Source information: The prediction has a mean pLDDT of 75. The RNA shown here (Bacterial RNase P class A) has 349 nucleotides and comes from Nanchangia anserum. A source record names the gene rnpB. RNAcentral holds the sequence, with entries from ENA and Rfam. The organism belongs to Nanchangia, within Bacteria.

């Protein structure tokens, strides 16, 4: 210098004018209204996919069903998230990708082609016999996939039939918390693939959601209680009624007002533990909270990009998108730009 890989960050700046919303103050006795001041979207506020807080309802325990997750270890409030590692695959490399448990528990499926798609079978071929037939799975051919691969021996021709190497299964030793890895030995090989097919195994999971829910005042229907009154009895107590009348208490839901409502599993910095995710001590910073409704427009200077021009200058454009209980993730959209670490190639010192 060229070509890349990974991670992080910004995502127009300043000023003026007008406008919108909450809140505070003032003008007016108060309201409407007017004036002043403060504050007023994001890295994704989005999709609502996953997890949690919070709230109400349900709930003895167990079993079944249903749904989800799926290498190992760790982090976390939790997760399908994150970190580190293992295994497999890709790349010269930095690095990237993987829904990555189980296919001798059982069942199912494997299009087309092909002889045959799985308790094997035989189209061509090879061999024996040559009439029927028998042996073979090496070679051809089909397919995404064909019963370990390759070489040698062996044989009528062949074949793990035998042998070496590789692969596979089992056992032992060593290392590692573990997934797993390395080494040695034994066995001629022990029946394809598919579980985002049913299924099996392990673990996890109650339902609904801030229009959740809570409180306040008034009060209709209604309920309870007391009194007046009535009935029973000769009377009192007791018992029953208490329709009509009076007092007290309770009083669902809707509508109204208040609340939940934004300061917390928060961001950044130093130090400590840790490879890291993350955790701990200390410091520091942080005003959206609505009526489900606001958060905008114009002008000027600058900035970035594009075109004309190419000294000056002129014109145009300014991404994706917009809170509604909150938080942690994932995914998706995004003009333009900045920073850091690393890899490969070429050249020079």
């Nucleotide at each position: 210098c060229g070509a890349g890989u990974c991670g992080g960050c910004c995502g127009g700046a300043c000023g003026g004018u007008c406008g919108c919303g909450u809140c505070g103050g003032g003008g007016c006795a108060g309201g409407c209204c007017c004036c002043c001041g403060c504050c007023g979207a994001g890295g994704a506020a989005a999709g609502u996919c996953c997890g949690g807080g919070c709230u109400c309802c349900a709930c003895a325990g167990g079993a079944c069903a249903c749904g989800g997750u799926g290498g190992u270890g760790g982090c976390u409030a939790a997760c399908g998230g994150c970190c580190a590692c293992c295994c497999g695959g890709g790349g010269u490399g930095a690095c990237c990708c993987g829904c990555g448990g189980g296919a001798c528990a059982g069942u199912g499926c494997c299009a087309c082609a092909g002889a045959a798609a799985a308790c094997a079978a035989a189209c061509c071929g090879c061999c024996c016999a040559u009439u029927c037939g028998g042996g073979u799975a090496a070679g051809g051919g089909u397919g995404a996939a064909a019963a370990g691969g390759c070489g040698g021996g062996g044989u009528a021709a062949g074949a793990g039939c035998c042998c070496a190497c590789c692969g596979c299964a089992c056992c032992c030793c060593a290392g590692g918390u573990g997934a797993c890895u390395g080494g040695g030995g034994u066995g001629g090989c022990a029946c394809g693939g598919u579980a985002a097919a049913c299924c099996c195994c392990a673990c996890c999971g109650g339902g609904a959601g801030c229009a959740a829910g809570a409180c306040c005042a008034a009060g209709c229907a209604g309920c309870g209680u007391c009194c007046a009154g009535g009935g029973u009895u000769g009377u009192c107590c007791g018992c029953c009624c208490g329709a009509c009348g009076g007092g007290c208490g309770c009083g669902g839901g809707u509508a109204g007002g208040u609340u939940g409502c934004u300061a917390c599993a928060g961001g950044c910095c130093u130090c400590c533990a840790g490879c890291a995710a993350u955790g701990g001590c200390g410091g520091u910073c942080g005003u959206a909270g609505a009526g489900g409704g606001a958060u905008g427009a114009c002008c000027g200077u600058c900035c970035a990009c594009c075109g004309c021009g190419c000294a000056c200058g002129c014109g145009g454009u300014g991404a994706c998108a917009g809170a509604a209980c909150c938080c942690g993730g994932c995914u998706u959209a995004c003009a333009g730009g900045c920073c850091g670490a690393c890899u490969c190639g070429u050249u020079c010192c």